Predicted 3D model of a 74-nucleotide RNA (transfer RNA) from a Promethearchaeota archaeon. The sequence is in RNAcentral, with records from ENA. Model confidence (mean pLDDT): 80 of 100. It matches the Rfam family "tRNA". From the family's description: Transfer RNA (tRNA) molecules are approximately 80 nucleotides in length. By type it is a transfer RNA. Lineage of the source: Archaea > Promethearchaeati > Promethearchaeota.
[in-house]
RNA sequence: GCCAAGGUCGCUUAGCCCGGUUGAGCGUCAGCCUGCAGAGUUGAUUUGCGGGGGUUCAAAUCCCUCCCUUGGCU
Numbered sequence: 001g002c003c004a005a006g007g008u009c010g011c012u013u014a015g016c017c018c019g020g021u022u023g024a025g026c027g028u029c030a031g032c033c034u035g036c037a038g039a040g041u042u043g044a045u046u047u048g049c050g051g052g053g054g055u056u057c058a059a060a061u062c063c064c065u066c067c068c069u070u071g072g073c074u
Stems, first nucleotide, its partner, number of pairs: 001073007010026004020057001027045006050066005
């Protein structure tokens, strides 16, 4: 330099093809329970779609460009 895969909440991950309220698990916090803790159970978790630009009434999703990670080729 070229090719491929990937970047989504504190962590892991789904959703992207086919635009329309961002979802799940774990974790965390609080209540109940307990002598205390754990387990169980109920509720909460406002800051999240790598950056910028474009298209559109509307973009995580479509288009352009850049950055980062992993693997491959030379």